[in-house]
RNA sequence: AAAGAAAAUGGCAAACCUAGUCGAAAGAUGGGGACGCAAAGCCACGGGUCUAAAGCAUUAGCCAUGACAGCCGGGUUGCCGUGA
Numbered sequence: 001a002a003a004g005a006a007a008a009u010g011g012c013a014a015a016c017c018u019a020g021u022c023g024a025a026a027g028a029u030g031g032g033g034a035c036g037c038a039a040a041g042c043c044a045c046g047g048g049u050c051u052a053a054a055g056c057a058u059u060a061g062c063c064a065u066g067a068c069a070g071c072c073g074g075g076u077u078g079c080c081g082u083g084a
Base pairs, nucleotide, nucleotide: 002082004080011037012036016032017031018030019029021028022027035070041076042075043074045073046072047071048068049067050066055062056061
């Protein structure tokens, strides 16, 4: 380089519950929680998904400039041993 079978030190934290928090919403954030994760660290670059305030439409709806990195790909940084 490569891969993550076993091990160690630690790390993160889905659903759900919660909040005198932020947001129009999606969602985020704090606390609890423990399904999972070797990048479940970071970056919306490509695809995808969610939302639709404003705008358009004029009542059906459309639309990202909003959001999701724990949907996939890509970029970037990195722990541990294994191993040549």
c-di-GMP-I-GGC riboswitch aptamer from Desulfotruncus alcoholivorax DSM 16058, 84 nucleotides, folded computationally. It was read from a public genome assembly, where an Rfam model found it. Its mean pLDDT, the model's own confidence on a scale to 100, is 85.